[in-house]
Molecule: transfer RNA
Organism: bacterium
RNA sequence: UCCCCGGUAGCUCAGUGGUAGAGCGAUCGCCUGUUAAGCGAUUGGUCGUAGGUUCGAAUCCUACCCGGGGAG
Numbered sequence: 001u002c003c004c005c006g007g008u009a010g011c012u013c014a015g016u017g018g019u020a021g022a023g024c025g026a027u028c029g030c031c032u033g034u035u036a037a038g039c040g041a042u043u044g045g046u047c048g049u050a051g052g053u054u055c056g057a058a059u060c061c062u063a064c065c066c067g068g069g070g071a072g
Base pairs, nucleotide, nucleotide: 001071002070003069004068005067006066007065010024011023012022013021018055025043026042027041028040029039030038048064049063050062051061052060
């Protein structure tokens, strides 16, 4: 320098054009002699950044940033 993969909740990841989700976590409650487990509720997001396309973008296009891998 070039190519490929990834960046979404505190963490691990879904979601491939039409209201952003799950599990774990955190908080509160129930249960229990107490803790753990279990159950219920609540809490959760500038979707890496900036533009473009579109009636509508996490999703498509371009550039850049960050992480990983490969080529030279």